[in-house]
Record summary: This is a predicted structure of a 72-nucleotide RNA (transfer RNA) from Autumnella corcontica. Its Rfam family is "tRNA". Rfam classes the family as a transfer RNA. The organism belongs to Autumnella, within Eukaryota. The coordinates come from a structure-prediction model, not an experiment, and the mean pLDDT is 83. The sequence is in RNAcentral, with records from ENA.

C1' cells in the first nucleotide's frame, strides 16, 4: 500500500431491519447475633464518529477513527 475482524452498561458478550438485554461488578432492601452467601428490586448505553436508504437502523450502504490478523 491491499485484504480481512473487531469497536454496545465499569468490565466481559449477546442482539443477524420493528420498544437495546444476559453475567459479573456498583447501590439499596430482605434473610442472619454479625460477615459471607442467598433471594428481590434499583441504577448505569444518544450502540467509535460522520452521512446515505427505510415508513423504521445496533442491523444494510458509503466515508472516516483506533486496535489485532493476514499478504506485499
Nucleotide at each position: 500500500g491491499c485484504a480481512g475482524a473487531a469497536a454496545u452498561a465499569g468490565c466481559u458478550c449477546a442482539g443477524a431491519g420493528g420498544u437495546a438485554g444476559a453475567g459479573u461488578a456498583u447501590u439499596g432492601u430482605u434473610u442472619u447475633g454479625c460477615c459471607a452467601a442467598a433471594a428481590c428490586a434499583a441504577a448505569a448505553g444518544u450502540c467509535g464518529a460522520g452521512g446515505g436508504u427505510u415508513c423504521a437502523a445496533a442491523u444494510c450502504c458509503c466515508u472516516u477513527u483506533u486496535u489485532c490478523u493476514g499478504c506485499u